[in-house]
RNA sequence: GAGUUUGAUCCUGGUUCAGGACGAACGCUGGCGGCAUGCCUAACACAUGCAAGUCGAACGGAAUAGAUUCCUUCGGGGAUUAUUUAGUGGCGAACGGGUGAGUAACGCGUGAGCAACCUGCCUUGGCGAGGGGGAUAACACUUGGAAACAGGUGCUAAUACCGCAUAAGACCACACCGCCGCAUGACGGAGAGGUCAAAGAGCAAUCGCUUAUGGAUGGGCUCGCGUCCCAUUAGGUAGUUGGCAGGAUAACAGCCUACCAAGCCGACGAUGGGUAGCCGACCUGAGAGGGUGAUCGGCCACACUGGAACUGAGACACGGUCCAGACUCCUACGGGAGGCAGCAGUGGGGAAUAUUGGGCAAUGGGCGCAAGCCUGACCCAGCAACGCCGCGUGAGUGAAGAAGGCCUUUGGGUUGUAAAACUCUGUUCUAUGGGAAGAAGAAGUGACGGUACCUAAGGAGCAAGCCACGGCUAACUACGUGCCAACAGCCGCGGUAAUACGUAGGUGGCAAGCGUUGUCCGGAAUUACUGGGUGUGAAGGGAGCGCAGGCGGGGAGCCAAGUCAGCUGUGAAAACUACAGGCUUAACUUGUAGACUGCAGUUGAAACUGUUUUUCUUGAGAGUGGGAGAGGUAAACGGAAUUCCUGGUGUAGUAGUGAAAUGCGUAGAUAUCAGGAGGAACACCGGUGGCGAAGGCGGUUUACUGGACCACAACUGACGCUGAGACACGAAAGCGUGGGGAGCAAACAGGAUUAGAUACCCUGGUAGUCCACGCUGUAAACGAUGAAUACUAGGUGUGGGGGGACUGACCCCCUCCGUGCCGCAGUUAACACAAUAAGUAUUCCACCUGGGGAGUACGGCCGCAAGGUUGAAACUCAAAGGAAUUGACGGGGGCCCGCACAAGCAGUGGAUUAUGUGGUUUAAUUCGAAGCAACGCGAAGAACCUUACCAGGGCUUGACAUCCAACUAACGAAGCAGAGAUGCAUUAGGUGCCCUUCGGGGAAAGUUGAGACAGGUGGUGCAUGGUUGUCGUCAGCUCGUGUCGUGAGAUGUUGGGUUAAGUCCCGCAACGAGCGCAACCCCUAUUGUUAGUUGCUACGCAAGAGCACUCUAGCGAGACUGCCGUUGACAAAACGGAGGAAGGUGGGAUGACGUCAAAUCAUCAUGCCCCUUAUGUUCUGGGCUACACACGUGCUACAAUGGUCGGUACAGAGAGAAGCAAAACCGCGAGGCCGAGCCAAACUCUAAAGCCGAUCCCAGUUCGGACUGCAGGCUGCAACUCGCCUGCACGAAGUCGGAGUUGCUAGUAAUCGCGAAUCAGAAUGUCGCGGUGAAUGCGUUCCCGGGUCUUGUACACACCGCCCGUCACACCAUGGAAGUUGGGGGCGCCCGAAGUUGGCUAAGAAGUUACCUAAGGCGAAACCAAUGACUGGGGUGAAGUCGUAACAAGGUAGCCGUUCGAGAACGAGCGGCUGGAUCACCUCCUU
Repeated sequence: GAGUUUGAUCCUGGUUCAGGACGAACGCUGGCGGCAUGCCUAACACAUGCAAGUCGAACGGAAUAGAUUCCUUCGGGGAUUAUUUAGUGGCGAACGGGUGAGUAACGCGUGAGCAACCUGCCUUGGCGAGGGGGAUAACACUUGGAAACAGGUGCUAAUACCGCAUAAGACCACACCGCCGCAUGACGGAGAGGUCAAAGAGCAAUCGCUUAUGGAUGGGCUCGCGUCCCAUUAGGUAGUUGGCAGGAUAACAGCCUACCAAGCCGACGAUGGGUAGCCGACCUGAGAGGGUGAUCGGCCACACUGGAACUGAGACACGGUCCAGACUCCUACGGGAGGCAGCAGUGGGGAAUAUUGGGCAAUGGGCGCAAGCCUGACCCAGCAACGCCGCGUGAGUGAAGAAGGCCUUUGGGUUGUAAAACUCUGUUCUAUGGGAAGAAGAAGUGACGGUACCUAAGGAGCAAGCCACGGCUAACUACGUGCCAACAGCCGCGGUAAUACGUAGGUGGCAAGCGUUGUCCGGAAUUACUGGGUGUGAAGGGAGCGCAGGCGGGGAGCCAAGUCAGCUGUGAAAACUACAGGCUUAACUUGUAGACUGCAGUUGAAACUGUUUUUCUUGAGAGUGGGAGAGGUAAACGGAAUUCCUGGUGUAGUAGUGAAAUGCGUAGAUAUCAGGAGGAACACCGGUGGCGAAGGCGGUUUACUGGACCACAACUGACGCUGAGACACGAAAGCGUGGGGAGCAAACAGGAUUAGAUACCCUGGUAGUCCACGCUGUAAACGAUGAAUACUAGGUGUGGGGGGACUGACCCCCUCCGUGCCGCAGUUAACACAAUAAGUAUUCCACCUGGGGAGUACGGCCGCAAGGUUGAAACUCAAAGGAAUUGACGGGGGCCCGCACAAGCAGUGGAUUAUGUGGUUUAAUUCGAAGCAACGCGAAGAACCUUACCAGGGCUUGACAUCCAACUAACGAAGCAGAGAUGCAUUAGGUGCCCUUCGGGGAAAGUUGAGACAGGUGGUGCAUGGUUGUCGUCAGCUCGUGUCGUGAGAUGUUGGGUUAAGUCCCGCAACGAGCGCAACCCCUAUUGUUAGUUGCUACGCAAGAGCACUCUAGCGAGACUGCCGUUGACAAAACGGAGGAAGGUGGGAUGACGUCAAAUCAUCAUGCCCCUUAUGUUCUGGGCUACACACGUGCUACAAUGGUCGGUACAGAGAGAAGCAAAACCGCGAGGCCGAGCCAAACUCUAAAGCCGAUCCCAGUUCGGACUGCAGGCUGCAACUCGCCUGCACGAAGUCGGAGUUGCUAGUAAUCGCGAAUCAGAAUGUCGCGGUGAAUGCGUUCCCGGGUCUUGUACACACCGCCCGUCACACCAUGGAAGUUGGGGGCGCCCGAAGUUGGCUAAGAAGUUACCUAAGGCGAAACCAAUGACUGGGGUGAAGUCGUAACAAGGUAGCCGUUCGAGAACGAGCGGCUGGAUCACCUCCUU
């Protein structure tokens, strides 16, 4: 810097990623070279070889060999010389090499000190080395033993060992002088006394020896400072702290011993527990920091585990010794041997780490006079991409943009100049010849190594992979898969079109590597010193007082601790940085410089801090004088009210609720009057008024008492601020003891409510509430805001005091202290805060660091208990959260509208029936539609067809389209078979159009054949287009510019009016605009005019004529709140009126942005998927018409406002040629027959209710017509399943319909008929038409829906939302637990190896013994870990169960503390909070 909480925003906050690094490991891959690096685990066990020897110039022997020489018994022997060497002796073995177990320590780092010390070899300059002695290994002989090894007797040498002499000098004790030091004390000088040395070798040079001094080097000890985590480790310590004396040591010291004292360490973290070698440095980081402590270098510690000493200059000793233990090996069973954390190597462990290599050539070490010997230190080589660095895998030209692959819209694109091809080069590679430096030091001497390097030749030949491609993050397509398989760092992806899985093509990145995993730093300002916070996000202690601590007013002086400056020492080397140099370059390496930010010393400065001295008054305190106050404690008194008791009056109820009931009451309640008892609380005043540190404090009076404020300025003189612990205070509830108890009231009981109701409501009622004393110590103990000081615009209230002015107790002005509101700057994420800061600064304290687990567990402390306080982890999630925004929602509020309610009318729900749906049934009952907004819907009409369904029979380039080839004109009747499709038979029949060179060709059609393909009412309406429904004909939905806001957004569009309307007016940081509204269109109502045929008729009829009227249909007029009045704001507009046919929207069409993944793949179109002798196509029959039942929508009714019969009148709108059909005739009728007229203002279909009269007389009827029987009619190939109609007969239910529910505000409802589409036929449906023609509307409280403003919200899939707890199931981690097991450490006791020291024995040896002590054993307690039947809560999961606690007033406001209760969320009591909605009132503020 980015991703991730949200619908979006800002913030807080966690989480994740991009970077770098590594002793790494794993996966895939792998050409070369250089330089580095390579058991991080089992300080597990180790076979084998090597890793420390050397010196013959210390010594006596022995062996071998040649030479010289002597002797010889010729066998040989002696001497000299050379080589080798076991032993004695010297030096070394304490270095070098390994490892990091232990260690939290003077271990390490850094800086000092030793007047408290040692130092072999080396070095400096001195002195000295005289003379003796006795042994002993080797060796010889011999004993024991398997061995390891041990013993006995005898011989012998030394630079081995021991006396004596000498004593410069050293040391010891004594006394003296000088000098130095802070001191203990040191140094120097002289005196006398005592003690103490020595070694030789060699031809020589020379090398050694003794003693003492100085140096150098190496070590020892002491001190200051620094050095991890835990306080859920707070007290530790008896040699402990100090002293005196002694001992021990190289040396100081309780290091050790005896005695004396009682100290010493610790909150500046002792003690205990855990972890760990420390550092130079390394990694990271801008730095400060954080992490690490491999390789290299310094220090420390260790060497199988534990203990111990010896030798030595040096060790308590890796390749030495002794003892104990464990383990391994040998053994003759009696005893012995061993220690790779040296180099290789083996087993084991592990994710994991190399060769049983070469050489001493170089560097270094040991011994030696030297030659030299030894050296797994070291130098090299081998193995490993483990890391860093360098090089290569070719370069140039090359478009037919080849082939192949992939994609494709089928045109092409891409791979891609990539390849091929041509021309080159030679790093590598192979091979030829030459060939180093590294050698110092005259010569000789090279493991590496015939290596590096040079050279001529060959030949592009042998050399590229890995990861990624949704965002972060560079890089996209196809196929496969289908919430599967998988991916995943976070967000997340996958449920049939996956750029996220797998594969392929392509692309991106890095490259002999690339990814993954792990760890560390960074990003993370996410522990904040640099550099954070705490009103609401996590976070101010409930509040005070105050010890320690931190910080502290003005002036002056001194000092110099802090501070600053200069100088000196040190800060090892390497590393790092800069500049140079060397390897072809780089890595690597060399040189010089810087740096090493530190520590110590020294010399200065004196501003600031500090110490100290002096002084001041403004901070603080004290004093005098005042007034205010529910401040506290104790005592006394008062009235109102509730309840109870007694008595009187009085009678049937009372009480209570939403409504009731329980309760009380005829044994006299309630009510009322009088009297009495008792307890608790103090109306009005009373107030964002007062007081108090907070909790808190309210009748009156008295006593005692704390604090604050004002005025004054004569007192003290910084006495101050804060404050971890400590101490005292601390609402309510609760606890203990004793009182008290009126009212109220957890628990409890009863009554209600309810699905239930362990609640809300009601009736009762106990603790408690009250008092005294004691405990508890918590609250939303809140201003969710620690205390103190100073500064920084104003305005306006209020409480207390003072002053000025004034005649004035008023008013006004000024001021101090308190308490509110508004508001500028500033701050803030915003909200907000704003002199009472959340502003600007300082000081001190407290607290925070993602959510959950959890304020839980364990432990400690406190408490009588309840519990409080302190306070984790495992595990789990990617969020949890704050403020604000837009919506949506609310059993929130305001305003408004609608047949929404109300007022009415008619229905529906009951009956029969029609129709649709569900369900069931079926071979099939095809499919779709599903609350409103599916259900007389798609379907404006299923007997076949339709038809998509079922059964069966057929066809397979197909019923339909295009292309190709061949053939033929096509077509094909009657007949036969069959259910038909179809097949047979083709004989009969039949041969068309255009061109023609007459051979033929062409167009169209048909048949046959092959394959491309056709076809699909198969799937997906959640892949789509189009169309449609709905909110809703509701009044809304937006944009540009500007302005405001960090932003989402707001403003405009809100407000005051008004309207049907975001309609209009006014106002306004807005000004305009768009889609909607309205208007424009059609119909209707009036009228003018024009035009009249089929219409009309003043002409008597007809014809004719005419166009006044009716009517028809074109064009106009008319209505606009235009006019008047009133109201209103002078507006918009509303109301009333006039005129008018009509008066303030007449009806229709017209449907904004959008919502519902709404409906439709079966109207149509269409992506993808699926079928292809079938999911296509065709035929016959069946089904869609089934039927216990349920629902929706209708028809007809239940009758007299009626039925029946007779008579009689009046429409509109439509339709008509495969049609409408008149009149006449036939039939009871449906209808038939015949067919005039009409392609329609002409003909036809064509009215009913109504009116007039008759009859019925309230009944299951002369109502009602279902169902059924018989007989007919019509349509049609065909009415069985399954049509309609007629006549006769039959004559069911039904007497106005429960809960509920629908429509309608005027030519409307209701009622009456008519027509049309579809259609062969088949409406109670649908769409239209006219006739007759009402009732009611107070109004907006309520139900439903909608609009707008506002409010709350934990909702945003938006309340059909969200969400809590128990229970049940699965898994996970964890607490408790009778216990059990293991571990480390300490304590007490027993035993006690080796060893040191001491004692004993005359010396020595040997032995023995005392103390200490390793290992071992016993005991009690604490701690840590593991495990444990059972048990407690917690987390996660999903589709479980029960409820509904919370979010809106969440339906009883919520929450906090506490107590009681309850399946559960929870309920109730007491006190508190607002982080409560709404309404009203009061106060204050603003304009």
The prediction has a mean pLDDT of 82. Small-subunit ribosomal RNA from an uncultured bacterium, 1487 nucleotides, folded computationally. Rfam family: Bacterial small subunit ribosomal RNA. Its family is annotated with ribosome and structural constituent of ribosome in the Gene Ontology. RNAcentral holds the sequence, with entries from ENA, Greengenes and SILVA.